[in-house]
Predicted 3D model of a 73-nucleotide RNA (transfer RNA) from an Oscillospiraceae bacterium.
The sequence is in RNAcentral, with records from ENA.
Its Rfam family is "tRNA". The family's RNA type in Rfam is transfer RNA. Its family is annotated with triplet codon-amino acid adaptor activity in the Gene Ontology. From the family's description: Transfer RNA (tRNA) molecules are approximately 80 nucleotides in length.
RNA sequence: UGCGGGGUAGAGCAGUUGGAAGCUCGCCAGCCUCAUAAGCUGGAGGUCGCCGGUUCAAGUCCGGCCCCUGCUA
Numbered sequence: 001u002g003c004g005g006g007g008u009a010g011a012g013c014a015g016u017u018g019g020a021a022g023c024u025c026g027c028c029a030g031c032c033u034c035a036u037a038a039g040c041u042g043g044a045g046g047u048c049g050c051c052g053g054u055u056c057a058a059g060u061c062c063g064g065c066c067c068c069u070g071c072u073a
Stems, first nucleotide, its partner, number of pairs: 002071006010025004019056001027043005049065005
C1' cells in the first nucleotide's frame, strides 16, 4: 500500500429475504436449604463503532471515516 474477516447488554456470540433486538454466562431480587453451592422463577442492563444517504420502515442496503484482527508488499 492492497485484499479479506470483524465492531450488537458487563463477557462471549446469534440476528435468515429490510418489518417492533435475542441466546448463554455474569449481575440483582425472590423461592428452595440449617447454611453455601446447585436448581427454579422474575428483573435490570443496548445512541447495534461514528457521520450521512436510500426507504413507509435499516443491526441488515449504499457512501465516507475510526478501531481490532489475518494475509500481502
Annotation
Its mean pLDDT, the model's own confidence on a scale to 100, is 83.